Predicted 3D model of a 96-nucleotide RNA (TPP riboswitch aptamer (THI element)) from Pseudoruegeria sp. SK021. Taxonomically the source falls in Pseudoruegeria (Bacteria, Pseudomonadota, Alphaproteobacteria, Rhodobacterales). RNAcentral holds the sequence, with entries from Rfam and Ribocentre. The same sequence occurs in records of 2 taxa.

[in-house]
RNA sequence: GCUCUAAGACAGGGGCGCCCGUUGUGAUGGGCUGAGAUCGUACCCUUUGAACCUGACCCGGUUAGUCCCGGCGUAGGAAGUCUUUCGCAGACAAGG
Repeated sequence: GCUCUAAGACAGGGGCGCCCGUUGUGAUGGGCUGAGAUCGUACCCUUUGAACCUGACCCGGUUAGUCCCGGCGUAGGAAGUCUUUCGCAGACAAGG
């Protein structure tokens, strides 16, 4: 100097569904998938961007039902700086 790998700090961006029961219809208990179901500074993601949104009350499959699985998706959007580490290249110094 490059920014290939990993980690951290601070900052920022997100989502929180479906079903069953009880119920005074405010709520509450349980089940399913998942990192996370507004239980949390908890979880995930930050341009190397499928975290997340739009398309979408979308399409095919499955299920008790559901972003449950896949398509859509090489689509359109979407939030960053620094430090350290790994690696590579160059220059100089010391020593041989």